[in-house]
RNA sequence: CUCUUAUCAAGAGUGGCGGAGGGAAUAGGCCCUGUGAAGCCCGGCAACCAAAGAGCGAGCAUCUGCUUGCUAUUACGGUGCUAAAUCCUACAGAUCAUGCGAUGGUCUGGAAGAUAAGAG
Numbered sequence: 001c002u003c004u005u006a007u008c009a010a011g012a013g014u015g016g017c018g019g020a021g022g023g024a025a026u027a028g029g030c031c032c033u034g035u036g037a038a039g040c041c042c043g044g045c046a047a048c049c050a051a052a053g054a055g056c057g058a059g060c061a062u063c064u065g066c067u068u069g070c071u072a073u074u075a076c077g078g079u080g081c082u083a084a085a086u087c088c089u090a091c092a093g094a095u096c097a098u099g100c101g102a103u104g105g106u107c108u109g110g111a112a113g114a115u116a117a118g119a120g
Stems, first nucleotide, its partner, number of pairs: 001120008013042001015041003021032003026090004043082003048078002051074002054071007086112001091109007
C1' cells in the first nucleotide's frame, strides 16, 4: 500500500509543557480556538486483540478431563480513542411540503474515511 470482516448517535481532564492554528482530503456550510489551536507528557475512557477466572450449551474421551461456541465480568499487556453523529452535506432510491420545476425535510443504501483483527 491492497484485500476481507467487524464497529463508528455511548464514554473520557477546571492537569503540565507548548505557542497559532484546528475540525482527513476537494467543494459548500457550520463550528472550536490567546478564557490558549496543533503537537508532546501525565491522567482518563472503551473493551478490538491477547490474558484470567465464572456461568450456560455442544462435541470427543471417559469418571473426570480435553476442545469449542455463547454470555456477562476483570483491565496487568498490544493498539485505539479522549468538542460537536465519522460535525453536516456531496452519489442513488423511497417518501413528505408547494400545482410542476427548483428547493428544503425525513428514512434507507452507497462512496470516501477512521479504528481493530486477519491475509497478501

Model confidence (mean pLDDT): 80 of 100.
A computed fold for a 120-nucleotide RNA from Tigheibacillus jepli, annotated as SAM riboswitch aptamer (S box leader).
The source organism's lineage runs through Bacteria, Bacillati, Bacilli, Caryophanales and Tigheibacillus.
Rfam family: SAM riboswitch aptamer (S box leader). Rfam links the family to the GO term regulation of gene expression.